Annotation: A computed fold for a 541-nucleotide part of an RNA from Candidatus Adiutrix intracellularis, annotated as small-subunit ribosomal RNA, 5' domain. Lineage of the source: Bacteria > Pseudomonadati > Candidatus Adiutricales > Candidatus Adiutricaceae > Candidatus Adiutrix. Its mean pLDDT, the model's own confidence on a scale to 100, is 84.
[in-house]
Context: one part of a larger RNA
RNA sequence: GAGUGAACGCUGGCGGCGUGCCUAACACAUGCAAGUCGUACGAGAAAGGGGGGCUUCGGCUCCUUGAGUAAAGUGGCGCACGGGUGAGUAACGCGUGGGUAAUCUACCUUUUAGUCCGGGAUAACGUUUCGAAAGGGGCGCUAAUACGGGAUAAGACCACAGGAACUUCGGUUCAAGGGGUAAAAGGCGUUUUCGGGCGUCGCUGAGAGAUGAGCCUGCGUGACAUUAGAUUGAUGGUAGGGUAAUGGCCUACCAUAUUGUCUACGAUGUCUAGCUGGUCUGAGAGGAUAAUCAGCCACACUGGGACUGGAACACGGCCCAGACUCCUACGGGAGGCAGCAGUGAGGAAUUUUGCGCAAUGGGGGAAACCCUGACGCAGCAACGCCGCGUGAGUGAUGAAGGCCUUUUGGUUGUAAAGCUCUGUCGCCCGGAAAGAAACCUUGGGAAAGGAAAUGUUCUCAAGCUGACGGUACCGGGAAAGGAAGCACCGGCUAACUCCGUGCCAGCAGCCGCGGUAAUACGGGGGGUGCAAGCGUUAUUC
Numbered sequence: 001g002a003g004u005g006a007a008c009g010c011u012g013g014c015g016g017c018g019u020g021c022c023u024a025a026c027a028c029a030u031g032c033a034a035g036u037c038g039u040a041c042g043a044g045a046a047a048g049g050g051g052g053g054c055u056u057c058g059g060c061u062c063c064u065u066g067a068g069u070a071a072a073g074u075g076g077c078g079c080a081c082g083g084g085u086g087a088g089u090a091a092c093g094c095g096u097g098g099g100u101a102a103u104c105u106a107c108c109u110u111u112u113a114g115u116c117c118g119g120g121a122u123a124a125c126g127u128u129u130c131g132a133a134a135g136g137g138g139c140g141c142u143a144a145u146a147c148g149g150g151a152u153a154a155g156a157c158c159a160c161a162g163g164a165a166c167u168u169c170g171g172u173u174c175a176a177g178g179g180g181u182a183a184a185a186g187g188c189g190u191u192u193u194c195g196g197g198c199g200u201c202g203c204u205g206a207g208a209g210a211u212g213a214g215c216c217u218g219c220g221u222g223a224c225a226u227u228a229g230a231u232u233g234a235u236g237g238u239a240g241g242g243u244a245a246u247g248g249c250c251u252a253c254c255a256u257a258u259u260g261u262c263u264a265c266g267a268u269g270u271c272u273a274g275c276u277g278g279u280c281u282g283a284g285a286g287g288a289u290a291a292u293c294a295g296c297c298a299c300a301c302u303g304g305g306a307c308u309g310g311a312a313c314a315c316g317g318c319c320c321a322g323a324c325u326c327c328u329a330c331g332g333g334a335g336g337c338a339g340c341a342g343u344g345a346g347g348a349a350u351u352u353u354g355c356g357c358a359a360u361g362g363g364g365g366a367a368a369c370c371c372u373g374a375c376g377c378a379g380c381a382a383c384g385c386c387g388c389g390u391g392a393g394u395g396a397u398g399a400a401g402g403c404c405u406u407u408u409g410g411u412u413g414u415a416a417a418g419c420u421c422u423g424u425c426g427c428c429c430g431g432a433a434a435g436a437a438a439c440c441u442u443g444g445g446a447a448a449g450g451a452a453a454u455g456u457u458c459u460c461a462a463g464c465u466g467a468c469g470g471u472a473c474c475g476g477g478a479a480a481g482g483a484a485g486c487a488c489c490g491g492c493u494a495a496c497u498c499c500g501u502g503c504c505a506g507c508a509g510c511c512g513c514g515g516u517a518a519u520a521c522g523g524g525g526g527g528u529g530c531a532a533g534c535g536u537u538a539u540u541c
Base pairs, nucleotide, nucleotide: 001541002540003539004538006537007536008535009534010533013388014387015386016385017384018383019381020380021346026344027343028342030341031340032339035077036076037075040074041073048065049064050063051062052061053060054059084299085298086297093221094220095219096218097217098216099215100214103213104212108209109208110207111206112205113204114203115202116150117149119147125140126139127138128137129136130135156181157180158179160177163174164173165172166171186201187200188199189198190197191196222271223270224269229262230261231260234259235255236254237253238252239251240250241249274296275295276294277293278289279288280287281286301322302321303320304319305318324335325334326333327332352378354377355376356375360374361372362371363370364369391421392420393419394418401412402411403410404409425482427477428476429475430474431473435468440463441462442461443460444459445458446457447456485530486529487528488527489526490511491510492509496525497524498523499522500521506513507512
């Protein structure tokens, strides 16, 4: 000099864009953060409204509507994404380059072949019962795209016997043969001669693609040798298990313990640490760093475990153990903010218990739509960067006042006042966006298929949708009015005098000032530098 997620002191007008628990991975009240589908399925209220009957005028009852709506249940998809944090990890964790002939991949795209016949349950519900509750138990009924069984099998997989090509000699690929194994589910619309046909969304087998992931590997990736030897599933083999898949990943056996493997090219141990793109600095080389944004990894009160699933050993799932908190009828139960807000605590220190799904993106759904603290916005904070303003011109009797003075004057100083203007920002009034185009609805046109109809695809027109927000922006009005401070002035280092003090009080980054004329302490005047900031502290180059 440059920088910071900064803090502290003094001060503080506006706007735009960013950023905001670096400490206790400390504990958390409350609300919200993951649902959705009735075009998979069975069942199905109530309040309220209308009407009738009875009435002791309090009300009771029936029909209808509300409504096949709400809420609950079975089933499907999602909940493995998105969001948070950096505790652990010195590691194939990350970065980069390869390998997988050792692998998987739901939803999506595309190609192809199918979607046949039957069955038994169960929740909801009803009834009964236990319990303070959380939550259960018994009996009875019922449905499915829920769950079994059977049929069919092109291709797939398995073993068999051979053939051809390639080969890292382990194996891989190709074509044909007979044998074995394993599928499925319907819903809606339309039409019908009631058999069915067609359309659409699904379902099943197989191939390919896309996407995502697993595993292996070369090289690189902290400190300490005041850590020198470490290791027994350790090293290798055979066989088996396990996995989507290789492998001591696991198990048994074997290897004259002559049985290896790693190690001064730093093993092992201890300490520290998420890694990277980047960021800061620097002419560069390098050094430092790992906030925001992006990629990867790890974690979800602590430790362990599996279940479901295409994928988890799963933040707002389950089980066990532990610590802590809460409820309890003392028998037993409930919970997990390192999601968004917010609270306490810690700390020098870090925000609102806001609005909206209008946009972008995500989940579900045929769609309408629903959900979305992702996200879009607003609020708070000079925390940072950038921009603007706090007026402009004129104005000498160089006014008054202050300060200094050699008492003549000098300086503050064109500064003020005065006069003439302007109107940024702020204030008041009025107008007023873009972000919106889709989906969808209505109407028109075209294409393919179909016996036709509905529908599908493409296209045109109109209609519908804005949290921000009556915001940005524009116009008008009044009005110099509401808007300047902070540090420094001995040298380094731009800027000087007076008074007070008297080695005191104090200053200080270094040198050093202060003991009676202090440009160095405190105050005044003046000046210098930056400026809505200025200094100090911390820290990096």